[in-house]
Context: one part of a larger RNA
């Protein structure tokens, strides 16, 4: 000087407390451990691994396993030689395919007509490796933490390590600002500048809305600064209350992550040193596996019902996607879906019915008209192909479950909770995931003693 303390002081944070909804019990989905397996590819492992890489494992993907093939190779560059019946197309045969064999058809460019180029073949250099090392690395990322800190120049102090500044008194969300001060300044952080949203003015309006003032769309401005008033404090910063205002003290949200820590994570996204491999640890194909199942954990979905279930009627969004696409009207089918073909590269057409809600009817507290697992049958769709191993529909079947032990999670307002909608990936989909969007819309915070994490000062130390 740090680090640490079941030392002290001050102060923050959904950290506790006060509340609301959950998880932990059930069934199912997904991930992981374990076990099993020919293989169940690999990585991630307290917070900060476990719906994580994966924003899509039937083949492909695919890296794993079994079997069958190839060996200058699936891919690149160079050199040498060969090549006109060459490249390319390709019948028959073997085969699961890959591949092997191979009848037949049959080219292109330049040319000095010798040949050269491309292609192909042979050979040599080499290719290739999701093989190892993240403790050799780059790059990127997580975390402490959007916490308020981390430093430097000159000066001063100290033999020196170093200190001071950055401490102190106030204040703030903030090393934010003020005052004091052997310090005076400065940098990276904070804040502001950027985007969305709430109010308003102007301009322009297609395809939006209703003619046109408006709604809306999208461009430029205005507006909020403790500016005004009162109080507290008075040295100042500031704090509390009020007015006006759409908005008040950072209005709300986002993007933005200092010096560094964890030899944190990633050689499997990519790049890359070294090592290893080279008729195989490369590469192609068929099939299987990644989907196994006594069990354990994690993240979720659906419930256990009457603030509910079901039937009929009826209302209101936002944000998105669409040409190998979205697919209207109409018709067929109980339905999934099929036929159909209009429009739309889309403020025009379409996906598209929002759902909870509201108005009526039934159910009457029961393992039920709750709950939907599981299973049988019959169908639909995608796709070369749904046995392993897809989704959806109809009929039938109707399991556990009556609110969950110890413990534990999220959330302070348009938030939690509840409700539906959209998108990416994608042929299809095991999405209940993820990323967004709107609709309805709470309760509680006395307080900082305690648990967890953090900041500043101080103290002890046999630690560095």
């Nucleotide at each position: 000087u740090g680090a640490c303390g079941g030392g002290g002081g001050c102060c923050c944070g959904c950290a506790c407390a006060a509340g609301c909804a959950g998880c932990g019990g059930a069934g199912c989905g997904u991930g992981u451990g374990g076990u099993u397996u020919a293989a169940u590819u690999c990585g991630a492992u307290g917070c900060a691994a476990c719906a994580c890489g994966a924003a899509g494992a039937a083949c492909c993907u695919u890296a794993c396993c079994a079997g069958g093939g190839c060996u200058u190779g699936a891919c690149a560059u160079g050199c040498a030689c060969g090549u006109g019946g060459u490249a390319g197309c390709g019948g028959a045969g073997c085969g699961a395919a890959a591949g092997c064999c191979g009848a037949g058809c049959g080219a292109c460019c330049c040319u000095u007509c010798g040949g050269g180029g491309a292609g192909c073949g042979u050979g040599c250099a080499c290719a290739g490796g999701u093989g190892c090392u993240g403790c050799a690395u780059g790059g990127c990322u997580g975390u402490c933490g959007u916490c308020a800190g981390c430093u430097c120049g000159u000066g001063c102090c100290g033999u020196g390590a170093g200190g001071u500044g950055u401490u102190g008194g106030g204040u703030u969300a903030a090393g934010u600002c003020c005052c004091c001060u052997a310090a005076c300044g400065a940098g990276c952080g904070c804040a502001a500048c950027c985007c969305c949203u709430g109010u308003u003015g102007c301009u322009a309006g297609u395809u939006a809305g209703a003619u046109c003032u408006u709604u809306c769309u999208a461009g430029c401005g205005a507006g909020a600064c403790u500016g005004c008033c009162g109080g507290u404090a008075c040295a100042a910063u500031a704090c509390c209350g009020g007015a006006g205002g759409a908005a008040g003290g950072u209005g709300g949200g986002g993007a933005u992550g200092a010096c560094g820590u964890c030899a944190a994570g990633u050689c499997a996204g990519c790049a890359u040193g070294g090592c290893c491999u080279u008729u195989a640890u490369g590469u192609c194909c068929u099939g299987g596996g990644c989907u196994a199942c006594a069990c354990a954990c994690a993240c979720g979905c659906u419930a256990c019902a009457a603030u509910g279930g079901u039937c009929g009627g009826u209302a209101c969004a936002g944000a998105g996607g669409g040409u190998a696409g979205c697919c209207a009207a109409g018709c067929c089918g109980c339905g999934a879906g099929g036929c159909g073909g209009a429009g739309c590269a889309a403020a025009u057409c379409u996906c598209a019915g929002a759902a909870a809600g509201c108005c009526g009817g039934c159910c009457c507290c029961a393992g039920u008209u709750c709950g939907g697992a599981u299973u049988g049958c019959a169908g639909g769709c995608u796709g070369c192909a749904a046995c392993c191993c897809g989704c959806c529909u109809g009929c039938a079947u109707g399991a556990a479950g009556u609110c969950g032990g110890a413990g534990u999670u999220g959330c302070u307002a348009g938030u939690a909770a509840c409700c539906g909608c959209u998108g990416g990936u994608c042929a299809g989909c095991c999405a209940u995931a993820c990323a967004g969007c709107g609709g309805u819309g709470a309760a509680u915070a006395c307080g900082u003693u305690c648990c967890c994490g953090g900041g500043c000062c101080u103290u002890g130390u046999a630690c560095a």

RNAcentral holds the full RNA, with entries from ENA and SILVA.
Predicted 3D model of a 464-nucleotide part of an RNA (small-subunit ribosomal RNA, 3' major domain) from an uncultured bacterium.
Rfam family: Bacterial small subunit ribosomal RNA. Rfam links the family to the GO terms structural constituent of ribosome and ribosome.